[in-house]
RNA sequence: CUCUUAUGAAGAGAGGUGGAGGGACUGGCCCGAUGAAACCCGGCAACCUUAAGCUAUCGAUGCUUAAAAGGUGCUAAAUCCUGCAAACUUUAGUUUGGCAAAUAAGAG
Repeated sequence: CUCUUAUGAAGAGAGGUGGAGGGACUGGCCCGAUGAAACCCGGCAACCUUAAGCUAUCGAUGCUUAAAAGGUGCUAAAUCCUGCAAACUUUAGUUUGGCAAAUAAGAG
C1' cells in the first nucleotide's frame, strides 16, 4: 500500500509543555490567543486479550457476564453535515442504501 470482515447518535481533564492552526478530501458549517496542531500525564472504551458460565454429539470458531495487566484506538459537534443512487413529501426537506474516510482483527 491492497484485499476481507466487523464497528460507528454512547463514553472520556477547567492538568503540563507548546505556540497557530484544526475538524481526511469537496461544498458547507464550526472549533481556536477565554489559546489550535503536536508531545506528556490523566481519562474513556473494550476490537485483539484474559477469566467464568451457557448452548452444542465432541470441540468453540457461537452466545452471556466480568476484568483491564498487555497490543491498538479514542478523548467538540452523528464518521459535525454533505458529495452517488432510490423512494416519499414537495423545491427544499425526510428516510433508506451506497461511495469515501477512520479504527480493529486477519490475509497478501

Description:
A computed fold for a 108-nucleotide RNA from Gracilibacillus lacisalsi DSM 19029, annotated as SAM riboswitch aptamer (S box leader). Lineage of the source: Bacteria > Bacilli > Caryophanales > Bacillaceae > Gracilibacillus lacisalsi. Its mean pLDDT, the model's own confidence on a scale to 100, is 82.